Small-subunit ribosomal RNA, central domain from Sulfurimonas sp., 345 nucleotides, folded computationally. It was read from a public genome assembly. Model confidence (mean pLDDT): 87 of 100. Its Rfam family is "Bacterial small subunit ribosomal RNA". Rfam links the family to the GO terms structural constituent of ribosome and ribosome. The source organism's lineage runs through Bacteria, Pseudomonadati, Epsilonproteobacteria, Campylobacterales and Sulfurimonas.
Context: one part of a larger RNA
Formats: sequence, C1' cells, structure tokens
RNA sequence: CUGGGUGUAAAGGGUUCGUAGGCGGUUAGAAAAGUUGGAUAUGAAAGACCGGGGCUCAACCCCGUGUUGGUGUUCAAAACUGUUUAACUAGAAUCAGGGAGAGGUAAGUGGAAUUCUGUGUGUAGGGGUGCAAUCCGUAGAUACACAGAGGAACACCAAAAGCGAAGGCAACUUACUGGAACUGUAUUGACGCUCAUGAACGAAAGCGUGGGUAGCGAAAAGGAUUAGAUACCCUUGUAGUCCACGCCCUAAACGAUGAUAACUAAGUGUUGCGACUUGCUCGCAGUGCUGAAGCUAACGCGUUAAGUUAUCCACCUGAGGAGUACGGUCGCAAGAUUAAAACUC
Repeated sequence: CUGGGUGUAAAGGGUUCGUAGGCGGUUAGAAAAGUUGGAUAUGAAAGACCGGGGCUCAACCCCGUGUUGGUGUUCAAAACUGUUUAACUAGAAUCAGGGAGAGGUAAGUGGAAUUCUGUGUGUAGGGGUGCAAUCCGUAGAUACACAGAGGAACACCAAAAGCGAAGGCAACUUACUGGAACUGUAUUGACGCUCAUGAACGAAAGCGUGGGUAGCGAAAAGGAUUAGAUACCCUUGUAGUCCACGCCCUAAACGAUGAUAACUAAGUGUUGCGACUUGCUCGCAGUGCUGAAGCUAACGCGUUAAGUUAUCCACCUGAGGAGUACGGUCGCAAGAUUAAAACUC
C1' cells in the first nucleotide's frame, strides 16, 4: 500500500465557520486531457518466466523472429470522468406572508426568602446531633411585630416541553439583534457537500486589575466520632461563588454515536406551521416511546439507524512505561497542545 475498524472491546476532533484539496444534479452539442483499441519505435547483455537441449541426475551451462510492467510517436473510438458552449429546475440560496420560542446583548423594575441593623413586646433559654459538645444568650438571645440596609437567586407555571452550532439558556418590562420551521403558480439558475492549515466560540475550577460580598463555602480553627480520624457529622470561617475588563481552553465538553445526501413496515404521545371534506383526518419540520425487515459478539439500534449506499474529514492498531520525557508552540502562572524511546510482560 491492500485490507479491517471507531455506541459499550483501541478509536468521532468540544462546537461552528471556512481556505487549499477531494467529491459533485438534469438535457443537448463541441473537443479529445484522462480512458479504450490498432500500428510503430524503444524496452542492451545477463537474470526471471515458458518451451527445448548438454554434462550419468541435479546444481550448472546452452538454445529460442518466445514472454516481461511501462514510455514516446501516430491513427482511431466517444460510453464514462474532466474541459468548453447553450439550456433546465428536482439541490442550494433569495423574496413575500402570518405565526412559535428560558436564542443573544444592554438597561430598568418586582415580590418571596436568608442575613444584618434599629425600635417595641417578652423571659430563659436557643442552636445543633445518632447522642453530644464547641457556639449564641440576663450587657436580654431564640420567638413575634414594624421599619430599614444589602447581596444573590428567581418557588408555583414546568413538561418525555421549547430555543441554541456546541458550551448553554428560566421572575417581569423595554430597546437592539441572530437563527430555524411552515406556506407560496415569486426570483436566481448548481451558485452545492465536506474540509488539512486557519479563525471564532467554548461549563466549572483557576489567574490578573478594580469593585462587591447576603447566603453558601475549598483552606484554616475548634467540637465530636474513632484504636487513630490530617475524613464523613457539628460550630465558625478565608479565598471563591457575584459584577466590569483581560486571560486560561480543559470536562463522563456524552447520544461515550463526525458532517451531508438518498433509500428501507408500521403503531402511539407531544411541539410549531399549514390544508381542507372540520375529524378516530391529512401534509411538512422537530421531539419521545414501542417495534417489520435488516444489523450487532451480545446488550441493543431500528425513517432522529448502530439498516442499505455515496462523498469528504478526524481517529485506532497488545498491556504497561505514558498522554509521560525531550524539543517546539501558546500562557502572567497553573498548565494546555503536539508527542516518543529504552525497558518489562
């Protein structure tokens, strides 16, 4: 290289956009680069293969207009691929219409609750646990009422629901704004698919500067438990959690399932849009469950495929050493990324 694979055995990149590249709808014509056929030239000898022959055989040696991928020139063919010309509308995009949505960003507003502060009522406990203790409280706590402050999160609605490329998104209002679905006798006319390098986004934790800090709470302290208890339980509590700006770039970033297109029984929920004959209805797009065929080692998957095909990308090749060392790139750092070998079994 050929070949085999990637839900769970090793293996789908966290996600999207997109350059080079690869691949690419229907019809007709041209041309002949790929392709196919013929002719011709070359393809030294030896070797190899095939067919014979000579040493008693074999190795070895000899013989043959014999075979040998390929390459050049030339003559043809025109189905397919490429090129080119003209056209098409089923792919793709645009336009119009009325709807759906926790999609995003910014500003403003609201109520419940926790905590704290003040005032009042009131008196000896409260809190916490398996039991306790540390802790708070006669300097008046806990409880109740009123007033105020401040921060964070938005009960019910709520759902197998919705939206988003993924991460993710949930009080309400306003402004700006992205995308998707449906319907159409509108428009363009293949403008498409995938994508190495690259770019952007990317939970939580963490980092830098400046704010903020109610609750929770790594670290830390104390009380318990225990043989011990650097834990689980309890009382406190700093970073952090929150905001702005800038980094970090990793996750069981999971559907452990790359993207796109086509085809292959049904049944039953649900979301959005539409149609009419208005109902046990039908169409399209999504989201669930059960299942034909088929697939799978099995589990299971099954029109949202892990079925049957096509194109492109990524990745895997015994376990450990090791996602480590070294080097490079990136980063303030933490570290990330790329990524071996010796050796052992």